The RNA shown here (Bacterial RNase P class A) has 386 nucleotides and comes from Microcella sp.
[in-house]
RNA sequence: CGGGUCGACCAGACGGCCGCGUCGGAUGCGCGCCUCGAGAAAUCGAGGAACGGCACCGCCGAGGAACGUCCGGGCUCCACAGAGCAGGGCGGUGGGUAACACCCACCCGGAGCAAUCCGCGAGAAAGUGCAACAGAAAGCAGACCGCCUGCGGCCUCGGCCGCCGGUAAGGGUGAAACGGUGGUGUAAGAGACCACCAGAGCCCCGAGUGAUCGGGGCUGCUGGGUAAACCUCGCCCGGAGCUAGAUCAGACAGACACCCGUGACGCUGCUCGCUGAGGUGUCGGGUAGAUCGCUAGAGGGUGUCGGUAACGCCACCCCGAGAGAGAUGGCCGUCACCCGGGGGCGACCCCGGGGACAGAACCCGGCGUAUCGGUCGGCCCGCUUG
Numbered sequence: 001c002g003g004g005u006c007g008a009c010c011a012g013a014c015g016g017c018c019g020c021g022u023c024g025g026a027u028g029c030g031c032g033c034c035u036c037g038a039g040a041a042a043u044c045g046a047g048g049a050a051c052g053g054c055a056c057c058g059c060c061g062a063g064g065a066a067c068g069u070c071c072g073g074g075c076u077c078c079a080c081a082g083a084g085c086a087g088g089g090c091g092g093u094g095g096g097u098a099a100c101a102c103c104c105a106c107c108c109g110g111a112g113c114a115a116u117c118c119g120c121g122a123g124a125a126a127g128u129g130c131a132a133c134a135g136a137a138a139g140c141a142g143a144c145c146g147c148c149u150g151c152g153g154c155c156u157c158g159g160c161c162g163c164c165g166g167u168a169a170g171g172g173u174g175a176a177a178c179g180g181u182g183g184u185g186u187a188a189g190a191g192a193c194c195a196c197c198a199g200a201g202c203c204c205c206g207a208g209u210g211a212u213c214g215g216g217g218c219u220g221c222u223g224g225g226u227a228a229a230c231c232u233c234g235c236c237c238g239g240a241g242c243u244a245g246a247u248c249a250g251a252c253a254g255a256c257a258c259c260c261g262u263g264a265c266g267c268u269g270c271u272c273g274c275u276g277a278g279g280u281g282u283c284g285g286g287u288a289g290a291u292c293g294c295u296a297g298a299g300g301g302u303g304u305c306g307g308u309a310a311c312g313c314c315a316c317c318c319c320g321a322g323a324g325a326g327a328u329g330g331c332c333g334u335c336a337c338c339c340g341g342g343g344g345c346g347a348c349c350c351c352g353g354g355g356a357c358a359g360a361a362c363c364c365g366g367c368g369u370a371u372c373g374g375u376c377g378g379c380c381c382g383c384u385u386g
Stems, first nucleotide, its partner, number of pairs: 001382010012335007020061002023058003027055003031052002033048006063357001067368002070366005075241004082272004087237005092106005107121001108119004122232002127230002129226002144171002146167003150163005179197006198222002200219008245292004254283006266274002299318005305312002337354007
């Protein structure tokens, strides 16, 4: 310098004008409102400013994903003596964490020269199921061609044809044909037998917390895939959600039917079991206002220490959306950035264009997906120069 790979970060800045929302204001108005007065009443007049409203002033006002709502928790209410079944989730090992399907480290398998990436990583030798096309045959496999003994027939005596059989060495089909190579053996063949290689099972030794790895021995044992198919094994799991829920205020009207201490309803979908007084349905009537919950939290940054790391402890610093399911925007100018065109030896200048994805609503931790462009760093490979 070129290519690759992994990670971190930014998501324009400043100014002007207009607009939106929350909150605050000791400001203004006096529309609603309150008090007093007049009037038969509609209404009018005067005063007030607690509340609502309007105006004005001030502060603040989205994200890296606020998104999808796919996991995991906090919080809230309901339920809970307990056991089993059903249902759901997870799945190499060891750690991290409030928890996880997340993260870290390692192991195994695969891709790559490498950095690195990928695997929803238990069990297919418990059982059941499933698999296009081709092919004779596809799951205790299978004789289409071929090879071979025997028997019969023919013969030009080389052989040919037919039949009963044997055979998985060769051919051909396929993603896959029941270990591979060489030999012994045989009529031809075959782990039938032998040597070596590959795998599997069992046993032993060593290393490691462990997954696993290294080494040795025995047994011819050679038993394809699929579990994000049923299933088996191990571990985990109460239900519903901020329209949770709480307080205050307000409105209202009940009627009928059924079940029920011979146990309703509830706990739990079911069984056992527990509990112990109202429950369920149909029709009808009514409310849906205010406040709290509500945002400072398993929060972020820096540093020391522990740890390979994820992360943890401690110290210091920082953190102004909280709505009504509703706001957080637009235009212009300057600068910066990117793209295209032109000019200049060059620094640079001129013209035109561009800025995405998206958007809080109880709050966190993850994952997944979308995203115009840009910046920085680690590592690997190649080339060049010293």

RNAcentral holds the sequence, with entries from ENA. It is recorded under the gene name rnpB. Model confidence (mean pLDDT): 76 of 100. It matches the Rfam family "Bacterial RNase P class A". The family's RNA type in Rfam is ribozyme. Taxonomically the source falls in Microcella (Bacteria, Bacillati, Actinomycetota, Microbacteriaceae).